[in-house]
Molecule: transfer RNA
Organism: bacterium
RNA sequence: GCACCCAUAGUCCAACGGAUAGAACGCAAGCUUGCGGAGCUUGAGAUCGAGGUUCAACUCCUCGUGGGUGCA
Numbered sequence: 001g002c003a004c005c006c007a008u009a010g011u012c013c014a015a016c017g018g019a020u021a022g023a024a025c026g027c028a029a030g031c032u033u034g035c036g037g038a039g040c041u042u043g044a045g046a047u048c049g050a051g052g053u054u055c056a057a058c059u060c061c062u063c064g065u066g067g068g069u070g071c072a
Base pairs, nucleotide, nucleotide: 001071002070003069004068005067006066007065010025011024013022018055027043028042029041030040031039048064049063050062051061052060
């Protein structure tokens, strides 16, 4: 330099173009306990950036950014 893949909560992962973007762990509060842990309930928390297509985009297209793999 060229090609391909990936980018979503603090972490690891889901989500036929249409649901209030979901779960696990973690975090906070409450219940429970003599205290803590465990357990139960509740809550906060995310789509890499900019355009485009579409009635509708996490999803499709383009460019960029970051990471990975292969070739040279």